Model confidence (mean pLDDT): 84 of 100. Transfer RNA from a marine eukaryotic metagenome, 69 nucleotides, folded computationally. The sequence is in RNAcentral, with records from MGnify. It matches the Rfam family "tRNA". By type it is a transfer RNA.
[in-house]
RNA sequence: GGGCAGUAGCUAAGUAGGGAAAGCACCGGGCUCUUACCCCGGAGAUCGAAGGUUCGACCCCUUCCUGCC
Repeated sequence: GGGCAGUAGCUAAGUAGGGAAAGCACCGGGCUCUUACCCCGGAGAUCGAAGGUUCGACCCCUUCCUGCC
């Protein structure tokens, strides 16, 4: 110098710009003699940081940070 990745505690979807999904884990309840399994419900992500463009940005542009090649 070039390429890829960074979204919830973990994994991770979402790229012609317009509501941030899901699984595990966690919390509450049901079931059970109890736990687990299973079922129902719930909370949790200013989308790596800062600017810019835009009516509007996880998404486009710039710089930087971290990791991998």